[in-house]
RNAcentral holds the sequence, with entries from ENA. Transfer RNA from Aerosakkonema funiforme BLCC-F2, 73 nucleotides, folded computationally. Its mean pLDDT, the model's own confidence on a scale to 100, is 81. The same sequence occurs in records of 2 taxa. It matches the Rfam family "tRNA". It is annotated as a transfer RNA.
RNA sequence: UGCCGGGUAGACGAAAGGCAAAGUCGCAUGGCCCUGACCCAUGAGAUUGCAGGUUCAAGCCCUGCCCCGGCAG
Numbered sequence: 001u002g003c004c005g006g007g008u009a010g011a012c013g014a015a016a017g018g019c020a021a022a023g024u025c026g027c028a029u030g031g032c033c034c035u036g037a038c039c040c041a042u043g044a045g046a047u048u049g050c051a052g053g054u055u056c057a058a059g060c061c062c063u064g065c066c067c068c069g070g071c072a073g
Base pairs, nucleotide, nucleotide: 001072002071003070004069005068006067007066010025011024012023018056027043028042029041030040031039049065050064051063052062053061
């Protein structure tokens, strides 16, 4: 430098252009318990890397850039 893959909640990680952006762990509150853990219930937490574009509608499609990994030189 080129090509390929990836960037979504504190962590991991889904989501055929359209349902309130899943789920697990973690966190908070309550229940249970002598206490804690386990278990059960409820809840908070994401402007989906940045900026544009297409579209009635974008996490998803297109363009540029940034970051991470891999391959080639």